[in-house]
C1' cells in the first nucleotide's frame, strides 16, 4: 500500500428499515443480629461525518480505532 472482518451500557453479547434488549457488574430498597446469597427496582449505550428513506443500530459512501490476510 491492497483486501476482508469488526465497532451497541462499565464488561460480554443480541437486535435482517418502525419505541434499543439480556446477562454479569454498579446503586437503592426488601430480607438477615451482621455478611454472603436471594427478591424487587433504578441509572447507564448504537465510533464519527454525510447520503438514501415517511422513518436508519440496520442500507450506501467517506473517515477513525481494533483484528486477520496479502504485498
Nucleotide at each position: 500500500g491492497c483486501g476482508g472482518g469488526u465497532g451497541u451500557a462499565g464488561u460480554u453479547c443480541a437486535g435482517c428499515g418502525g419505541u434499543a434488549g439480556a446477562a454479569c457488574a454498579u446503586c437503592a430498597g426488601c430480607u438477615u443480629c451482621c455478611c454472603a446469597a436471594g427478591c424487587u427496582g433504578a441509572g447507564a449505550a448504537c465510533g464519527c461525518c454525510a447520503g438514501u428513506u415517511c422513518g436508519a443500530u440496520c442500507c450506501u459512501g467517506g473517515u477513525c480505532g481494533c483484528c486477520c490476510g496479502c504485498u
The RNA shown here (transfer RNA) has 71 nucleotides and comes from an Ilumatobacteraceae bacterium. It matches the Rfam family "tRNA". It is annotated as a transfer RNA. Lineage of the source: Bacteria > Actinomycetota > Acidimicrobiia > Acidimicrobiales > Ilumatobacteraceae. Its mean pLDDT, the model's own confidence on a scale to 100, is 82.